Molecule: transfer RNA
Organism: bacterium
RNA sequence: GGGGCUAUCGUCUAGUCUGGUUAGGACGCUAGGUUUUCAUCCUAGUAACUCGGGUUCGAAUCCCGAUAGCCCUG
Numbered sequence: 001g002g003g004g005c006u007a008u009c010g011u012c013u014a015g016u017c018u019g020g021u022u023a024g025g026a027c028g029c030u031a032g033g034u035u036u037u038c039a040u041c042c043u044a045g046u047a048a049c050u051c052g053g054g055u056u057c058g059a060a061u062c063c064c065g066a067u068a069g070c071c072c073u074g
Stems, first nucleotide, its partner, number of pairs: 001073007010027004020057001028046006050066005
C1' cells in the first nucleotide's frame, strides 16, 4: 500500500440481512419490601445506537466518507 471484520446503557448482549409499537434482555448500581443483621428473594428506578453527510414521510438498520480496534496479505 491492498483486502476483510467490528463499534449499541457502567459491563456483556439482542435487534441491522427484511427501515415503522416507548431500542429489549442479563449483570451491575440506587431506592423500597422481606430478614435481628448481611446474603438470597420480590418490586420499582437507572442508563446506550463511534462521528459527519446523504436517501426517505420515517434510519441503530440503506448509501458515502471519517475515526478507532482486530485479522489477512503484497